[in-house]
Molecule: Bacterial RNase P class A
Organism: Pseudomonadota bacterium
RNA sequence: GAAGCCCGCCAGACAAUCGCCGCUGAUGUUUCAUCAGGGGAGGAAAGUCCGGGCUCCACAGGGCAGGGUGCCAGGUAACGCCUGGGCGGUGAGAGCCGACGACCAGUGCAGCAGAGAGAAAACCGCCGAUGGCCGCUUGCGGUACAGGUAAGGGUGAAAGGGUGCGGUAAGAGCGCACCGCACCACUGGUAACAGUUGGUGGCACGGUAAACUCCACCCGGAGCAAGGUCAAAUAGGGGUUCUUUGGCGCGGCCCGCGUUGAACCCGGGUAGACUGCUUGAAGGCCAGGGUGACCUGGUCGCUAGAUGAAUGAUUGUCCACGACAGAACCCGGCUUAUCGGCGGGUUUCCCAC
Numbered sequence: 001g002a003a004g005c006c007c008g009c010c011a012g013a014c015a016a017u018c019g020c021c022g023c024u025g026a027u028g029u030u031u032c033a034u035c036a037g038g039g040g041a042g043g044a045a046a047g048u049c050c051g052g053g054c055u056c057c058a059c060a061g062g063g064c065a066g067g068g069u070g071c072c073a074g075g076u077a078a079c080g081c082c083u084g085g086g087c088g089g090u091g092a093g094a095g096c097c098g099a100c101g102a103c104c105a106g107u108g109c110a111g112c113a114g115a116g117a118g119a120a121a122a123c124c125g126c127c128g129a130u131g132g133c134c135g136c137u138u139g140c141g142g143u144a145c146a147g148g149u150a151a152g153g154g155u156g157a158a159a160g161g162g163u164g165c166g167g168u169a170a171g172a173g174c175g176c177a178c179c180g181c182a183c184c185a186c187u188g189g190u191a192a193c194a195g196u197u198g199g200u201g202g203c204a205c206g207g208u209a210a211a212c213u214c215c216a217c218c219c220g221g222a223g224c225a226a227g228g229u230c231a232a233a234u235a236g237g238g239g240u241u242c243u244u245u246g247g248c249g250c251g252g253c254c255c256g257c258g259u260u261g262a263a264c265c266c267g268g269g270u271a272g273a274c275u276g277c278u279u280g281a282a283g284g285c286c287a288g289g290g291u292g293a294c295c296u297g298g299u300c301g302c303u304a305g306a307u308g309a310a311u312g313a314u315u316g317u318c319c320a321c322g323a324c325a326g327a328a329c330c331c332g333g334c335u336u337a338u339c340g341g342c343g344g345g346u347u348u349c350c351c352a353c
C1' cells in the first nucleotide's frame, strides 16, 4: 500500500421566524387565557416471533392430554437470548455456520434405477477344488449341470471397514501387519469431551426422530379496548313515607292479588370525564471482581407521554447532498429494512529499510 474479517459509534450541521403536545413558575375569580423558562421519536420506534414486569380471572395436591425446548457449563427477573467451552462443517487465514439428546425400547418410511435395500443380494464377471457328464494315454483334458464366490464391473443418495502380504479352485478378517472402528480401564477436564496411553474384540447395531415415539426439563388463561375512580339525561330496580278507604284489571259484589300517583333515600350502570402513564430488573461516568456474558459499590442527571392522537413548516449559510423509517403500558431479546461516514482490533499478500 491492497484485499478481507470482527467489534463499537454517528444518522446532515448551524441560525432566524411562525406553529403543535406536555411540564414548571407567575398573573388574572375556576374552565381557561397570557407571559417567562425548559422538554419533545429510533437504531430499528417495525414484524408481533420469544421471554418477563404490571392488571384482572382461575387455582388443595398429584396425574393425563396439549404445547415448547434439547451438546456442556455459566449469566439473567426470564427466555427459543447472551457468554465461554466441546464436537461437526467451511475458509489459505483473521473468522464464519450448525434444532448438535436417543433408531441394540417398539413401530414406520425410502420415488426412480438396480439381480439384490437390511441379521440382504449372484445381472455381468471369476472359479468349478468336490460331485455330475464327455473324451482318452486311468489321472489328466474338456464342459459349465449342481454348486462356490461380494476381489472386479454395473445400479443407486446409500450395497455390511481401508491398504498390503499371505492364503485359495476362485474368493473372503479366512489369517497376519498397519490404519480405522466398537467396548473396557486409566489419565486430563466441574462437564460436554479428549488422549502419540494400556487391554479386549475380526468388526457387530446401514440411513431417517423439522416420522410416530422414548428420555430430560419448562409451561394456568386473557390482555392497557388489562384494570380502577367519578358519574349525567332518559329508562328501569329496591326501600320508606304520604294521599285517595283513589282509578284500572281478575265476567257483578266482598276479601285478596296485580298495576297506577307524589316526595325522599339506596345501590347497579350507559354516554362522558379522570386515572393506569412513565423514576425504570433504566441510563451516563468512575472503581473493584470475572477469560467473558455479567455482577457489586460509589456518584451524577431526569431524558416524549398524546387519546382524533403533538414532534411540523418557511427562509438563509455550509458540506461528503442526507438511507430505512414515526412512540401509544413498560422492559430484555431475536428477526427484518437501512445513503453514507468515523474509530479500534486483527488476518493474508506486495513493496521498502
Stems, first nucleotide, its partner, number of pairs: 001349010012318007020040002023037006042324001046335002049333005054223004066219005071085005086100001087098004101214002106212002108208002123153002125149003130146002132143005161179006180203001181201005186195003227275004237266006246260005283300007319322001